The prediction has a mean pLDDT of 82. This is a predicted structure of a 73-nucleotide RNA (transfer RNA) from a Nanobdellota archaeon. Its Rfam family is "tRNA". The family's RNA type in Rfam is transfer RNA.
[in-house]
C1' cells in the first nucleotide's frame, strides 16, 4: 500500500426503492407441573456501522469515512 466481499435487536438471519423491518435461539411475564424440564400464549428489545449525496420516498442505489473477512504486494 492495492483488489474484492461483508456491516440490520444480546447472537444468528429475511429484505434488492413504497403499506407498522422478518423469523429463529436467547430473556421476561402467564398457563400448564408438587417442582424442574417440555409445551402453550403473550411481552420487551434494532430508526439497519458513520457521514453526505441522488429521489416525492433509502436498511436497499451513489461518494467518502471506520471495522472486519480473504487474496495480492
Nucleotide at each position: 500500500g492495492g483488489g474484492c466481499c461483508u456491516g440490520u435487536g444480546g447472537u444468528c438471519u429475511a429484505g434488492u426503492g413504497g403499506c407498522u423491518a422478518u423469523g429463529a435461539c436467547g430473556u421476561c411475564u402467564c398457563c400448564u407441573u408438587g417442582a424442574c424440564g417440555u409445551g402453550g400464549a403473550g411481552a420487551g428489545g434494532a430508526u439497519c456501522u458513520c457521514a453526505g449525496g441522488u429521489u416525492c420516498g433509502a436498511a436497499u442505489c451513489c461518494u467518502g469515512a471506520c471495522a472486519g473477512g480473504c487474496c495480492c504486494a